[in-house]
Molecule: Bacterial RNase P class A
Organism: Gemmatimonadaceae bacterium
RNA sequence: UGGACCGGCCGGAUGGUCGCGGUGCACGUUGGUCAGCGCACUGAGGAACGUCCGGGCUCCGAAGGGCAGGCUGCCAGGUAACUCCUGGGCGCGGAUCUCCGCGACGGAUAGUGCCACAGAAAACAAACCGCCCGAGCGUUCGCGCGCGGGUAAGGGUGAAAUGGUGGGGUAAGAGCCCACCGCGUGCACGGCAACGCGCACGGCAUGGCAAACCCCAGCUGGAGCAAGGCCAAGUAUGCGGUGAGACGCGGCCCGCGUCGUUCACACCGCGGGUAGGCUGCUCGAGGGCACAGGCGACUGUGCUCCCAGAGAAAUGACCGUCCGAAGCGUUCGCGCUUCGACAGAACCCGGCGUACAGGCCGGUCUCACCG
Numbered sequence: 001u002g003g004a005c006c007g008g009c010c011g012g013a014u015g016g017u018c019g020c021g022g023u024g025c026a027c028g029u030u031g032g033u034c035a036g037c038g039c040a041c042u043g044a045g046g047a048a049c050g051u052c053c054g055g056g057c058u059c060c061g062a063a064g065g066g067c068a069g070g071c072u073g074c075c076a077g078g079u080a081a082c083u084c085c086u087g088g089g090c091g092c093g094g095a096u097c098u099c100c101g102c103g104a105c106g107g108a109u110a111g112u113g114c115c116a117c118a119g120a121a122a123a124c125a126a127a128c129c130g131c132c133c134g135a136g137c138g139u140u141c142g143c144g145c146g147c148g149g150g151u152a153a154g155g156g157u158g159a160a161a162u163g164g165u166g167g168g169g170u171a172a173g174a175g176c177c178c179a180c181c182g183c184g185u186g187c188a189c190g191g192c193a194a195c196g197c198g199c200a201c202g203g204c205a206u207g208g209c210a211a212a213c214c215c216c217a218g219c220u221g222g223a224g225c226a227a228g229g230c231c232a233a234g235u236a237u238g239c240g241g242u243g244a245g246a247c248g249c250g251g252c253c254c255g256c257g258u259c260g261u262u263c264a265c266a267c268c269g270c271g272g273g274u275a276g277g278c279u280g281c282u283c284g285a286g287g288g289c290a291c292a293g294g295c296g297a298c299u300g301u302g303c304u305c306c307c308a309g310a311g312a313a314a315u316g317a318c319c320g321u322c323c324g325a326a327g328c329g330u331u332c333g334c335g336c337u338u339c340g341a342c343a344g345a346a347c348c349c350g351g352c353g354u355a356c357a358g359g360c361c362g363g364u365c366u367c368a369c370c371g
Stems, first nucleotide, its partner, number of pairs: 001368002003365008012322007020043006027036001045342001049353002052351005057224004069220005074088005089105001090103005106215002111213002113209003123162001128155002130151005136145003163181006182204001183202005189196002228279004238270006245259005286305008323340007
């Protein structure tokens, strides 16, 4: 210097023109707004994504407790909360000095269930081959054959075969006995704990599976911004109030007469509600810096900053210079062309997971090269 691994960060830069969303100010208009026009400021992300968890917020439900259902599951801490994070323990794996990664990591002597294929046997066990003993038959005297029994040491099957290694022992074997390891129980010590370590005893009994039922412990109401709130045209409908109407006499009005004053109609007001509009809406468990506490996640204090709010939905296009990539040309000076990873807000926030061209910083290894 490169490479590998781990951790953190950036994720085209800058200037201009035009266009679009938002906010503020001014102009103009108006009874007053909106719309319009001008200026200024501002306008996507580390994942805005998936919507897999957790919370805020909102509405609905709910005396209290329990059952059922669901979720979680080593210990301690962090947090608003979590299936997240930090630290620790245990197990497995990579490296073998430190270290790094992964883990549904409570319970298998509470009960039930399951364990494919292969295999004699997959669990109140089991004898296929082999080994050993017995008596019998045969024998070419080496042994062979079937029968009865012993045996889990060896072979074989399997993901898994009833503790492992070594020694003693035995007819052959076997925790049958012994040592160490493992397992279980008790005690002591260290630790908040998970757990570790030491000693003593037991003597192999208790195969595996709980992302099988289940048991134990803890948590747990439902729906979601299309939540919810406010204003509310037209049409139709409901309620209330007010008003009368039809016919005849008559050219018309007044007037008079008869019937009706239920329904219907007209007007006014009110209610629910639709379109539509406003709101919720972005100042927040917020960002940055410093100091303090803590191994750390994180927390506290001070200073400072304001950082999209659309609503069928703006965030775009072009030009100049630079950066990077690919291709072509080259007189090796460079020139030309194309392109800029993944992706894109929609109530907000904390996580997890997934996608990602290229680049920067730090640490570790000493794998390669050079000195």